[in-house]
Molecule: transfer RNA
Organism: Chiharaea bodegensis f. bodegensis
């Protein structure tokens, strides 16, 4: 220098062109003599950033940035 992949909740990751989810973690409550375990509830995401296509974009296209891998 060229090519490919990835970027979504504190963390690990899903999903699909039409309300953004799970596990785990955090907080509160219940339960217990008290912990742990268990049960219930709550909060937490402008979907890396920008532009385009579309009635509608987390999803499709382009660019930028970051991380990882490959070739020379």
């Nucleotide at each position: 220098g060229c090519c490919c992949u990835u970027g979504u909740a504190g963390c690990u990751c899903a999903a699909u062109g039409g309300c953004a989810g799970a596990g785990u973690a955090u907080u509160u409550u219940c339960u217990u003599g008290g912990u742990a375990a268990g049960a219930a509830a709550a909060g937490a995401g402008u979907a890396a950033c920008g532009a385009g296509u579309u009635c509608g974009a987390u999803u499709c296209u382009c660019g930028u940035c970051a991380a990882g891998g490959g070739c020379u």